This is a predicted complex of two RNAs, RNase P RNA and transfer RNA, with 418 nucleotides together. The prediction has a mean pLDDT of 78. It holds a member of the Rfam family "Bacterial RNase P class A".
RNA sequence: GGAGCGGGACGGGCGGUCGCGGCGAGUCUGUAAGGAUUCGCUGAGGAAAGUCCGGGCUUCGCAGGGCAGGGUGCAGGCUAACGGCCUGGCGGGGUGACCCGACGGAAAGUGCAACAGAAAGAUACCGCCGGCUUGUCCGGCAAGGGUGAAAUGGUGCGGUAAGAGCGCACCGGCGAUGCGGUGACGCAUCGGCCCGGCAAACCCCACCUGAAGCAAGGCCAACACGAGGGAGAUGACGUUGCCCGCCGAUCCCUCGGGUAGCGCCGCAUGAGGCGUCUGGUAACAGAUGUCCCAGAGAGAUGACCGUACAAAAACAGAACCCGGCUUACAGGCCCGCUCCGAAU
RNA sequence: GGCCUCUUAGCUCAGCGGAUUAGAGCAUCGGUCUUCGGAACCGAGUGUCGGGGGUUCGAGUCCCUCAGAGGCCG
Numbered sequence: 001g002g003a004g005c006g007g008g009a010c011g012g013g014c015g016g017u018c019g020c021g022g023c024g025a026g027u028c029u030g031u032a033a034g035g036a037u038u039c040g041c042u043g044a045g046g047a048a049a050g051u052c053c054g055g056g057c058u059u060c061g062c063a064g065g066g067c068a069g070g071g072u073g074c075a076g077g078c079u080a081a082c083g084g085c086c087u088g089g090c091g092g093g094g095u096g097a098c099c100c101g102a103c104g105g106a107a108a109g110u111g112c113a114a115c116a117g118a119a120a121g122a123u124a125c126c127g128c129c130g131g132c133u134u135g136u137c138c139g140g141c142a143a144g145g146g147u148g149a150a151a152u153g154g155u156g157c158g159g160u161a162a163g164a165g166c167g168c169a170c171c172g173g174c175g176a177u178g179c180g181g182u183g184a185c186g187c188a189u190c191g192g193c194c195c196g197g198c199a200a201a202c203c204c205c206a207c208c209u210g211a212a213g214c215a216a217g218g219c220c221a222a223c224a225c226g227a228g229g230g231a232g233a234u235g236a237c238g239u240u241g242c243c244c245g246c247c248g249a250u251c252c253c254u255c256g257g258g259u260a261g262c263g264c265c266g267c268a269u270g271a272g273g274c275g276u277c278u279g280g281u282a283a284c285a286g287a288u289g290u291c292c293c294a295g296a297g298a299g300a301u302g303a304c305c306g307u308a309c310a311a312a313a314a315c316a317g318a319a320c321c322c323g324g325c326u327u328a329c330a331g332g333c334c335c336g337c338u339c340c341g342a343a344u
Numbered sequence: 345g346g347c348c349u350c351u352u353a354g355c356u357c358a359g360c361g362g363a364u365u366a367g368a369g370c371a372u373c374g375g376u377c378u379u380c381g382g383a384a385c386c387g388a389g390u391g392u393c394g395g396g397g398g399u400u401c402g403a404g405u406c407c408c409u410c411a412g413a414g415g416c417c418g
Base pairs, nucleotide, nucleotide: 001340002339003338004337005336006335007334008333010331013307014306015305016304017303018302020043021042022041023040024039025038026037027036028035029034045315049326050325052324053323054322055321056320057213058212059211060210069209070208071207072206073205074088075087076086077085078084089103090101091100092099093098104204105203109202110201111198112197125145126144127141128140129139130138131137132135153171154170155169156168157167158166172194173193174191175190176189177188178187179186180185217265218264219263220261225256226255227254228253229252230251231250235247237245238244272291273290274289275288276287277286278285279284345417346416347415348414349413350412351411354370355369356368357367372388373387374386375385376384394410395409396408397407398406
């Protein structure tokens, strides 16, 4: 100098003018709810997105246990929890920094493998070898050929009639034993033990799992309706009159569920942010200091100018909240590392 | 804002526990018939199975992700 890998933080700064949401204080107005206005403070993201997971919260359900259904799937740890994260193991890719992996079980059972091929779960088509009765024969073999996505460990030597783990060496797998490791697993020795694939097919094993979602849910409550009580006319009924009883238009009071509502709460102090220290490889945890940091209900963040710089142009905007994942993204910044080339 | 379903030929749909060249009806095109047209009959073409990735020998189908469309909840 070139090519690349991993991580972090940003994604506009400063000043001015006009404008908008929220909160607090003041003033004016209004019977009130409220409205207007001034000042101060404050006002989107790394993904606020997709709604793919997990949790808080809320309502309903629920004695306990099991089945069914759904989900997850190497080990250890972190966490409120997770399908997330960290560290490690194994496998794969890369010269390397590093990256990727649904990565339990196929000797529990059921099943699948089209076409081709002799044979795809049990087998010999072409072949090779031996025999003698020379045949459309009998016996042996699985090295070679051929089919297929896949064909019964691989290479070599020995061995043989021809061959074959038949024997041996090395390699791969499986099993046993020992050692190391919390564990996944690794290493060593021994045993020819060598009949495979698919579980993102059913299934088995281990673990997790009640359902729905803030349009959840709770509160106040006009008018109307209903229940109870009271007042009640010159009214009706008790054959007439009076007393008394009962009914009663209407009015008043109390209560009930519950609709409307420029209604209220849920609704933002939270598994919160930042700094320092301690423990831990790390994720993370603890201690301590400090800060308060959007909150509407038709839904607020904008526009213009100046300024430094090469330029201000990305993806996109909260709607109950939080932890992740995934996807989109102009541009530049910082840190660490790898490979190649050159010079010293 | 939340929840659910779907996407296969020009249109409407089958195909669901994976396997010939993905089918059916309507439509379209060609032919027969007719003076011509329609109807009828005969025949034909037609697909990136919404996009991408994965599992598998093999994917419309199984899994993940993205996109689009529709419906429900006061």